[in-house]
RNA sequence: CUCACCAGAGGGCAAACCCGGCAAAAGCCGGGGACACAAAGCCACCGGUCUAACGGCUUUCAAGCCUAUGACAGGGGGGGUGCCGGC
Numbered sequence: 001c002u003c004a005c006c007a008g009a010g011g012g013c014a015a016a017c018c019c020g021g022c023a024a025a026a027g028c029c030g031g032g033g034a035c036a037c038a039a040a041g042c043c044a045c046c047g048g049u050c051u052a053a054c055g056g057c058u059u060u061c062a063a064g065c066c067u068a069u070g071a072c073a074g075g076g077g078g079g080g081u082g083c084c085g086g087c
Base pairs, nucleotide, nucleotide: 005086012037017032018031019030020029021028022027035074042079043078045077046076048072049071050070055066056065057064058063
């Protein structure tokens, strides 16, 4: 420098599930726990997905529908950054 591809070492992260907390929910955070991951590190820019509180509409007053300003980076793409060496 590169990290398209690949061995090793030291490590990293942590699905489901359980406990506690936050939240309207989706989901997130902490602890336990490991299914996996070589960017499973970061960013909601483009698709996608989830939720629907506020608000709106309907209204048989019980509810239904719409709505992201809320989320998902471990759904895909993209952007930035990046450890150890080998080649």